About this RNA
The RNA shown here (Bacterial RNase P class A) has 376 nucleotides and comes from Flavihumibacter solisilvae. Rfam family: Bacterial RNase P class A. The family's RNA type in Rfam is ribozyme. About the family: Ribonuclease P (RNase P) is a ubiquitous endoribonuclease, found in archaea, bacteria and eukarya as well as chloroplasts and mitochondria. Its mean pLDDT, the model's own confidence on a scale to 100, is 75. NCBI's taxonomy places the organism under Bacteria, Pseudomonadati, Chitinophagia, Chitinophagaceae, Flavihumibacter.
RNA sequence: UCUUCUCUCCGGGCUAUCGCGGACUGCGCUGCAGGUCGAGGAAAGUCCGGACAGCAUAGGGCAAUACACCGGCUAACGGCCGGGAAGCGGGUAACCGCUUACAGACAGUGCCACAGAAAAUGACUACCUCCAACGAGGAAAAGGUGAAAAUGUAGGGUAAGAGCCUACGGUACCCGGCAGUAAUGCCAGGUACGGGUAAACCUUGUAUGCUGAAAUGCCAUGUAUACCGGUGGUAGAGGGUUGCCCGCCCGAUGACAGCCCGACUGUCAACACCGGAGGGUAGGCAGAUAGAUCGUGCCAGUAAUGGUACGGCCAGAUAAAUGAUAGCCCUCACUUUCGGGUGAGACAGAAUCCGGCUUACAGGAGAGAAGAUUUU
Numbered sequence: 001u002c003u004u005c006u007c008u009c010c011g012g013g014c015u016a017u018c019g020c021g022g023a024c025u026g027c028g029c030u031g032c033a034g035g036u037c038g039a040g041g042a043a044a045g046u047c048c049g050g051a052c053a054g055c056a057u058a059g060g061g062c063a064a065u066a067c068a069c070c071g072g073c074u075a076a077c078g079g080c081c082g083g084g085a086a087g088c089g090g091g092u093a094a095c096c097g098c099u100u101a102c103a104g105a106c107a108g109u110g111c112c113a114c115a116g117a118a119a120a121u122g123a124c125u126a127c128c129u130c131c132a133a134c135g136a137g138g139a140a141a142a143g144g145u146g147a148a149a150a151u152g153u154a155g156g157g158u159a160a161g162a163g164c165c166u167a168c169g170g171u172a173c174c175c176g177g178c179a180g181u182a183a184u185g186c187c188a189g190g191u192a193c194g195g196g197u198a199a200a201c202c203u204u205g206u207a208u209g210c211u212g213a214a215a216u217g218c219c220a221u222g223u224a225u226a227c228c229g230g231u232g233g234u235a236g237a238g239g240g241u242u243g244c245c246c247g248c249c250c251g252a253u254g255a256c257a258g259c260c261c262g263a264c265u266g267u268c269a270a271c272a273c274c275g276g277a278g279g280g281u282a283g284g285c286a287g288a289u290a291g292a293u294c295g296u297g298c299c300a301g302u303a304a305u306g307g308u309a310c311g312g313c314c315a316g317a318u319a320a321a322u323g324a325u326a327g328c329c330c331u332c333a334c335u336u337u338c339g340g341g342u343g344a345g346a347c348a349g350a351a352u353c354c355g356g357c358u359u360a361c362a363g364g365a366g367a368g369a370a371g372a373u374u375u376u
Stems, first nucleotide, its partner, number of pairs: 001372010012329007020038003024034004040347001044358002047356005052212004059246004064208005069083005084102001085100006103203002108201002110197003124143002127138004151169006170193005176187004216286004227276006238250004253269006293312008330345006
């Protein structure tokens, strides 16, 4: 200097004229005037977590879903930060970078195609012993198949062999010591050594009520305090509380008649609930933007982040405003007679709000890592 990857920031500004919306101030007040503010880093996706509002006055069990190494941050999270482990890449190494859906296979079930004799207890070729042969017995060390075939190498031993024995290693688990908050790492010893797989079922641990601003709350106006059908009687119809169950909560009467009372039955009216048909209204205010808020400095911390001091208020529409024109500036590309000229300027528009994640993005700036080339 170039290339690749990861991350961070900016991504338009100023002036004038006209137009639109909000709050504030004033006035001659259904309007006018004044100055002032007016779309993002993702406003997108609706994927997580909450604030807030209502149900609403407890809980328990089952189901379902999500997460899963250790520690820390946070209101919380499936998020963020740091550390550990495994795998991959670069490098002689030290080291650096990237990925991780990273609890458990000694609770159980399932699956591992094809090839191969066999893929969870196996003998195809070859080996050893007996036999004339057929065949029987021994063995898993040699070969073959395969992603994977009984822990690796060497020696001893054996009829031939095998952790059968020995030495040095490997993997898993256990006890002990050292370092660390811990995950874990190192050292030494013992035991075992036919697997892998749990974004397969499953087991363990932790967590989870629903709905959603068209949530909800208040005010005003107005028809029909009406009609039809069904069920019901406090030993509970019905409604509410998550998908279900248990539990819990709310929850509706009088008269008359049949025989004097009670019980029972029936009728009428009212009430509670379910359903049908029909009628009225579609207006206004709040929620609604002062916050788990923003900026700067200092302190603590490896960092995420927290504390503190000073300063700021930066859209609140409701069929939906935040715009148009002109000039200048800025960035990039091309061109130039070096005066300048031409063209382009990404992704994309708030709707209750906040913290994350994911996706899109022309161009510019910065930081880090790896590689290549050149020079000193």